[in-house]
RNA sequence: UCCCGACAAAGCCAAACCCUACGUGAGAGGGGGCGGAAAGCUACGGGUCUUGGUUAUCAAGAUGGCCGAGUUGCCGAA
Numbered sequence: 001u002c003c004c005g006a007c008a009a010a011g012c013c014a015a016a017c018c019c020u021a022c023g024u025g026a027g028a029g030g031g032g033g034c035g036g037a038a039a040g041c042u043a044c045g046g047g048u049c050u051u052g053g054u055u056a057u058c059a060a061g062a063u064g065g066c067c068g069a070g071u072u073g074c075c076g077a078a
Base pairs, nucleotide, nucleotide: 004076005075012036013035017031018030019029020028022027034065040071041070042069044068045067046066047063048062049061050060051059052058
C1' cells in the first nucleotide's frame, strides 16, 4: 500500500414514530434512534413511487437506508 472488519478508539449518518406555516404528490425540514463499515459523494444503469398524459408509448419529479456501478475517506486487532 492492497485485501479485510475488532465486545478497540475517535468520530459520522439517522429507521419507525411525532410536529411543520414546505410540496398537487411521492417526499422534504425539525425532533427522535431502528440500524449502518462507507447508511460519504455522483440519479450513471436498473427497480419502486408520485404527477401529467396515452391506442401503444412518453415526459417531469422523488427514492443513494431497493440493487448495481464509478469515485473519495477514519482506525489498524485477527

A computed fold for a 78-nucleotide RNA from a Geobacteraceae bacterium, annotated as c-di-GMP-I riboswitch aptamer. Model confidence (mean pLDDT): 84 of 100. Rfam family: c-di-GMP-I riboswitch aptamer. Gene Ontology term of the family: cyclic-di-GMP binding. The sequence was found by an Rfam model in a public genome assembly.